[in-house]
This record gives sequence, C1' cells and structure tokens, in this order.
RNA sequence: GAAGCGCGUCGGGUGAUCGCUUCCGUGAAAGUGGAAGAGGAAAGUCCGAACACCGAAGGGCAGCGAGCCGGCUAACGGCCGGGCACCUUUGCAAAAGGGUGACGACAAGUGCAACAGAGAGCAAACCAGCCUCGCAAGAGGUGAUGGGUGAAACGGUGAGGUAAGAGCUCACCGGCGUGGGUGGUAACAUCGGCGGCCAGGUAAACUCCUCGUGGUGCAAGGCCAAAUAGGAAAACGCGACGGACGGCCCGUCCGGUGCCGGAGCGAUCCGGCGGCGUUUUCGGGUAGGCCGCUUGAGCCGACGGGUAACCGCCGGCCUAGAUGAAUGAUCACCGCCGCGUGAGCGGAAACAAGAUUCGGCUUAUAGACGCGCUUCAUUU
Repeated sequence: GAAGCGCGUCGGGUGAUCGCUUCCGUGAAAGUGGAAGAGGAAAGUCCGAACACCGAAGGGCAGCGAGCCGGCUAACGGCCGGGCACCUUUGCAAAAGGGUGACGACAAGUGCAACAGAGAGCAAACCAGCCUCGCAAGAGGUGAUGGGUGAAACGGUGAGGUAAGAGCUCACCGGCGUGGGUGGUAACAUCGGCGGCCAGGUAAACUCCUCGUGGUGCAAGGCCAAAUAGGAAAACGCGACGGACGGCCCGUCCGGUGCCGGAGCGAUCCGGCGGCGUUUUCGGGUAGGCCGCUUGAGCCGACGGGUAACCGCCGGCCUAGAUGAAUGAUCACCGCCGCGUGAGCGGAAACAAGAUUCGGCUUAUAGACGCGCUUCAUUU
C1' cells in the first nucleotide's frame, strides 16, 4: 500500500427568493415583522419505563421473564469490565492476539437419538477365551479380557490374582464426591488431605432450583356542548345471592328484598304485582370542540472521578405539535461522486417520512471515514 472479514461514526451544509404549517408581536381590517419546522433508523411493535385509569392495587396460585461474577442505569431480556468454555491465527512449545457464548441443574423424575449391532443407560453375549461331559460333531456353564458393529459400548497404563477374567486388589494418572491452605469483593485460579465412588449425550426437550413480576393502555384519561326514545323484550338470581382488575382461590368492601292472596299448628311452600343485579336480542340519537400535546431520567461544551459503561459540578441552548395529516420549488457557494494534466464539465446516489414521550434491541442501507484481525506485495 492492496484485498477480505468484523465493529463504529457520518449519511449533506450555508445563504437568498417564492410557497406551506405552528408560535410571538403589530394593525379596525386587508396585511405586515420575527422565530422555528422530520430519521439514524422516524421502520418492526420486540423488551423496559415515565404518565393515566382501575374501591384491596392485600396475600397466594397460575402465567410470564431472567439464569457465571461484579459494576452502570429510572428500569430492562440493555451496556461495561472480569472469569470460564469453545473456535481460530502466530508459534517447537509455553503463551499471546482475535472471535463466539441461549454460561443454574441430567445423581428428582419423564422423554428423545435412524441404521448397524448381542446390547445404546445400569442394558448386553455374535465370533474368539476358560471349565465340565463327549472319539468327534456338539451340549451345559462362566465371563466381559481380545475381536466385530457403530458417531458413541459403563475410566487409562502397569502389576498381582484367577479355570479364564473383571477396580477383584494394589501403584500412578484422570474424573467425581468431601474437607482444608493461599490469592481474589466475587465468579474462579492454584496446592495438599480423605474416599475404588467410576454414574454417556440432550433441558433453544417436558421438567426441577433460585430470583423477579398487578392489569389495561394516549384509540390511556379529563372537560364542554349537542341530540334522541331515561325505548321494547327475554333468561337467570335475590340470604349465603349479586357485584368490585384480565384467569382462579382466600380475604376485604359495597348493594338488596316490599305488598297482596292461598295452603300449613309452625318452619315453610305456591301464585300475582313491584324493586335490585347480571347477561342477551331488537330499535333510536350523537360521532362536534378543547385539554392531554411537548422543558425532557433533554441536548452541547469545559473541568474532575472511574480501566470502562457512566457519574458529579459549572456554563450555555430550547430544536414539529399536525389531526383527510404542514417543510416543496429555484439560484449561488462549499462539501461528496465521476471524467479531465489543468481550467473545467456532468451528477445528486442507498434505506427511507412523526402522532404521548423516552432508554434499548432487531431489521434495511448508495457512499465516505475511523479502529481491530488475517493474507499478500514492497521498503527498512
């Protein structure tokens, strides 16, 4: 210097004229002056919150979410740092650089894994091995050492032991369990002791363990005005009945039983008229205006703290608030891309447009720049 991969930032700017929207000022009005006017993702509607409403929003279950340790944050499934595991590059190795992680538990239980194979989780005997009987073919027993099948066959090496074998026993190593020392806030790292305990994989399978979690959402919610028919019918219930947040239970709170007639000794039962509550069906009116509505866990800069995420303090700034839905056109300069030695000429490219507001994540991106890793070439 080039290429590849990954991550991050930007993704047009300034001024003028006309046009559009909002706000402020002025004018009796017509008008007129000034200020501001879409994105890094505004997309997805995936997380988390602020805010609003719900009489307990109280307890529990269900449901949902998270899952190594520490820190940041209003919070999060986010971010930062560390540990461990795996992958990869360089290297003889040790180790270092880069990358990924959905990183609690398979000894609580239940499942799943084609074919081959005796047997695929406490299963298993096909061919060899060993023992007994038999002239032999073969029969019975033992056993998991050798071989075979398979991706994988219930630790490894060596010795003893045995009919032959087997952690059957022993030594060393590995794993597991348990209990200590040292370093670290911790996850962990490292060094010893004891124990033959030797129990495959999979939980992004069901599940178990620990921790967390009210619900609904700006079409939330509130105010004003207007209009119609405070319409009609049915079912169920009314003393342990109905209702009160989206599922269930407990708890708590609220509401409600009147009159008449008949039967009965009475409790009570039957019928009628009302009242209350829940649900369903038919039919009618309105669908207008205002608020919520943009000053925010806001942005920029200096200084300080911290490895960092981020925090503190000081100073400065105010950047859409529409509601059938506003920002477009022209010119000039700068910037960007292409051609050209140059003057200059041409172009305007990607993904794409708000609706309560933020912090994240995910997805889509023409081009430019920066950082990291790998490879190649050149120079020293």
The prediction has a mean pLDDT of 77.
The RNA shown here (Bacterial RNase P class A) has 380 nucleotides and comes from a Pyrinomonadaceae bacterium.
It is recorded under the gene name rnpB.
It matches the Rfam family "Bacterial RNase P class A". From the family's description: Ribonuclease P (RNase P) is a ubiquitous endoribonuclease, found in archaea, bacteria and eukarya as well as chloroplasts and mitochondria.
The RNAcentral record of the sequence draws on ENA.
The source organism's lineage runs through Bacteria, Acidobacteriota, Blastocatellia, Blastocatellales and Pyrinomonadaceae.